Predicted 3D model of a 73-nucleotide RNA (transfer RNA) from a Methanobacteriota archaeon. The coordinates come from a structure-prediction model, not an experiment, and the mean pLDDT is 83. The organism belongs to Methanobacteriota, within Archaea. Rfam family: tRNA. From the family's description: Transfer RNA (tRNA) molecules are approximately 80 nucleotides in length. It is annotated as a transfer RNA. The RNAcentral record of the sequence draws on ENA.

RNA sequence: GGGGCCGUGGGGUAGCUUGGUAUCCUACAUGCUUGGGGUGCAUGCGACUCCAGUUCAAAUCUGGACGGCCCCA
Numbered sequence: 001g002g003g004g005c006c007g008u009g010g011g012g013u014a015g016c017u018u019g020g021u022a023u024c025c026u027a028c029a030u031g032c033u034u035g036g037g038g039u040g041c042a043u044g045c046g047a048c049u050c051c052a053g054u055u056c057a058a059a060u061c062u063g064g065a066c067g068g069c070c071c072c073a
Stems, first nucleotide, its partner, number of pairs: 001072007010026003020056001028044005049065005
C1' cells in the first nucleotide's frame, strides 16, 4: 500500500439479509421472603463508535472517518 471481518447498557449477546416498540443473560439498586446470609420472586437501572446522505421513519441501507482482529504485498 491492497483486501476481508467486526464495533450494541458495567460485562456478554440477539436484532442488520427483509428499515417501523432495541432482546435475553449477568452485574448493580430497592422491596418481599429468612433469626441472619444465600437461593428464589417482584420492580427499577443502563447501550446501538463518529460524521454525512437516502427515507415519513436508520442499530439496520449508501459513502466517508476512527478503532480492533486477520490475510496479501